[in-house]
RNA sequence: GGGCCAGUAGCUCAGUCUGGCAGAGUGCUCGGUUGGCAAUCGGGAGGUCUCGGGUUCAAAUCCCGACUGGUCCA
Numbered sequence: 001g002g003g004c005c006a007g008u009a010g011c012u013c014a015g016u017c018u019g020g021c022a023g024a025g026u027g028c029u030c031g032g033u034u035g036g037c038a039a040u041c042g043g044g045a046g047g048u049c050u051c052g053g054g055u056u057c058a059a060a061u062c063c064c065g066a067c068u069g070g071u072c073c074a
Base pairs, nucleotide, nucleotide: 001073002072003071004070005069006068007067010026011025012024013023020057028044029043030042031041032040050066051065052064053063054062
C1' cells in the first nucleotide's frame, strides 16, 4: 500500500440480508420475599447505533467518504 471483517446501553452481543416504536443477557438502582444474606420474582434508570455526507415520507439498516480495531496478502 491492497483485500476482508468488526464498531449498537457500564460490559458481552442480537437486530442490518428483506428500511417502519432501538433490544437481550449481565451489571446498576428501587421494591416483594428472608431473622439477615444469597438465590429468586417484579418495577425503573441507562443510547450521538464510531464520524461526516447522500437517497427516502422514513436510515442502526441502503449508497459514498473518513476514523479506529482485528485479520490476510504484499
Model confidence (mean pLDDT): 84 of 100.
A computed fold for a 74-nucleotide RNA from a Candidatus Woesearchaeota archaeon, annotated as transfer RNA.
Lineage of the source: Archaea > Nanobdellati > Candidatus Woesearchaeota.
Rfam family: tRNA. It is annotated as a transfer RNA.